[in-house]
RNA sequence: AACAAUGUGUGAAGAGAGCGCCCGCGUGCGGGACGCCGAAGGGGCAAGCCGCCGGAAAUGCUGGGCCGGAGGCGAAACUCUCAGGUAAAAGGAUUCACAGAUUGUG
Numbered sequence: 001a002a003c004a005a006u007g008u009g010u011g012a013a014g015a016g017a018g019c020g021c022c023c024g025c026g027u028g029c030g031g032g033a034c035g036c037c038g039a040a041g042g043g044g045c046a047a048g049c050c051g052c053c054g055g056a057a058a059u060g061c062u063g064g065g066c067c068g069g070a071g072g073c074g075a076a077a078c079u080c081u082c083a084g085g086u087a088a089a090a091g092g093a094u095u096c097a098c099a100g101a102u103u104g105u106g
Stems, first nucleotide, its partner, number of pairs: 002105005008099006018034001021032005035086003041082001042080003048073003052069004
């Protein structure tokens, strides 16, 4: 140089669900009650792995294996609906392109 991973910036694409009701005021905001959505963020778990405790078997001991129990780690676009959202705008996981940064290989 190139490649990979992770973040950042810019541009494009980007779903879902009451433009419902009540109250206040500075008329578009704030608040309340109910219904609903999942793709900001956040929470939860499977297989599996890890060590610990106990049991059976074996003449005894150790190790391993088997059975059982509690615990730790453990993914998501699954799930929860805390937060957020529920016309437009804004936001938006994710994808693509460009630019550059850090780390690693080299």
About this RNA:
A computed fold for a 106-nucleotide RNA from a Chloroflexota bacterium, annotated as Glycine riboswitch aptamer. The source organism's lineage runs through Bacteria, Bacillati and Chloroflexota. Rfam family: Glycine riboswitch aptamer. Rfam describes the family as follows. This family represents the bacterial glycine riboswitch. The prediction has a mean pLDDT of 83.